[in-house]
RNA sequence: CGAGUCGGCCGAGCAGUCGCUGCCGCAUUUAUGCGGGAGAGGAAAGUCCGGGCUCCAAAGGGUAAGACGCCAGGUAACGCCUGGGGGGCGCGAGCCUACGGAAAGUGCAGCAGAAAAUAAACCGCCUAAGCCAGUUUACUGGCCGGUAAGGGUGAAAUGGUGUGGUAAGAGCGCACCGCGCGAAUGGUAACAUUUCGUGGCAUGGUAAACCCCGUCUGGAGCAAGACCAAAUAGGGAUCCUUAGGCGUGACCCGCGCUGGAUCCGGGUAGGUUGCUAAAGGUAGGCAGUGAUGUUUGCCGUAGAUGAAUGACUGCUCUCGACAGAACCCGGCUUACAGGCCGACUCGCCAU
Numbered sequence: 001c002g003a004g005u006c007g008g009c010c011g012a013g014c015a016g017u018c019g020c021u022g023c024c025g026c027a028u029u030u031a032u033g034c035g036g037g038a039g040a041g042g043a044a045a046g047u048c049c050g051g052g053c054u055c056c057a058a059a060g061g062g063u064a065a066g067a068c069g070c071c072a073g074g075u076a077a078c079g080c081c082u083g084g085g086g087g088g089c090g091c092g093a094g095c096c097u098a099c100g101g102a103a104a105g106u107g108c109a110g111c112a113g114a115a116a117a118u119a120a121a122c123c124g125c126c127u128a129a130g131c132c133a134g135u136u137u138a139c140u141g142g143c144c145g146g147u148a149a150g151g152g153u154g155a156a157a158u159g160g161u162g163u164g165g166u167a168a169g170a171g172c173g174c175a176c177c178g179c180g181c182g183a184a185u186g187g188u189a190a191c192a193u194u195u196c197g198u199g200g201c202a203u204g205g206u207a208a209a210c211c212c213c214g215u216c217u218g219g220a221g222c223a224a225g226a227c228c229a230a231a232u233a234g235g236g237a238u239c240c241u242u243a244g245g246c247g248u249g250a251c252c253c254g255c256g257c258u259g260g261a262u263c264c265g266g267g268u269a270g271g272u273u274g275c276u277a278a279a280g281g282u283a284g285g286c287a288g289u290g291a292u293g294u295u296u297g298c299c300g301u302a303g304a305u306g307a308a309u310g311a312c313u314g315c316u317c318u319c320g321a322c323a324g325a326a327c328c329c330g331g332c333u334u335a336c337a338g339g340c341c342g343a344c345u346c347g348c349c350a351u
Stems, first nucleotide, its partner, number of pairs: 001347010012316007020039002023036005041322001045333002048331005053221004060253004065217005070084005085099001086097004100212002105210002107206002122151002124147003130143005159177006179199005184193003225273004235264006244258004280299008317320001
């Protein structure tokens, strides 16, 4: 100097004038006026997970269903986060991981190939043992039989290299490697090993296929719910009826209640609350590799309800992207113009 990897931050700012909304204070004709302060995000988005809170509700259990799936921690909890292990990718910094079980069972794998799971002989190799024929008695040919070491096909062909042995071969034997099992050592564990022993001389892939195993799981949701006020038709019809019916996912058992279900028609849909002090934010110390925990201080951060922050002017500059709360939090995912900071890796050059 160039190319990368990981982490973090900002995301128009300042000032003035007018305007909008809540809160606080004063005045006041309860309609308002004045003053002060505050007023959309890092994702407010997706509605994907997990909760707080409210109701069913008073008692539960099981089946089905769903989710997760290496180990250890964090957290209110999680399918999230942190650290570690195994596997894969990258020269590397780093990145990805739907990562329990294939000897419980079932299923699936095009084409090619002899053959793709208790499979198999296309080209080959042998012809030992047995039979037939020819014949130069040495061989040759055939039948039967043996074989999977060599070649071919394929993503993958039932361990690899070497050696002995064999009619020719083959873990058929042996050495080493590899694989399984066990021990020892290290680690909380997953797991690891230039360690030791032993074995068969060895039984593919796929579970993000069904399945098996382990752990977890009531439902509905602020349009939940509570209170106040007002209005109406104490309406009509049909069905079941304590052996029935109803009870916030399905089914069964259990429990509780004693009436339920469907359709037609009528009235109201106004106000208050829930509604913002939250598992809140932030600076420092301590503990920890870290997520995080603990402690001392500081701050008090929108509560609208057809939906509040807009317009104008001046200056600065990175010339402005994605984009607007609606009960509240913790995550994940997605979108993002431009700019800033830190650490690390690789390459080139110079000293």
The RNA shown here (Bacterial RNase P class A) has 351 nucleotides and comes from a Pseudomonadales bacterium. The prediction has a mean pLDDT of 76. Rfam family: Bacterial RNase P class A. By type it is a ribozyme. The model forms 96% of the base pairs in the Rfam consensus. The RNAcentral record of the sequence draws on ENA. Taxonomically the source falls in Pseudomonadales (Bacteria, Pseudomonadati, Pseudomonadota, Gammaproteobacteria).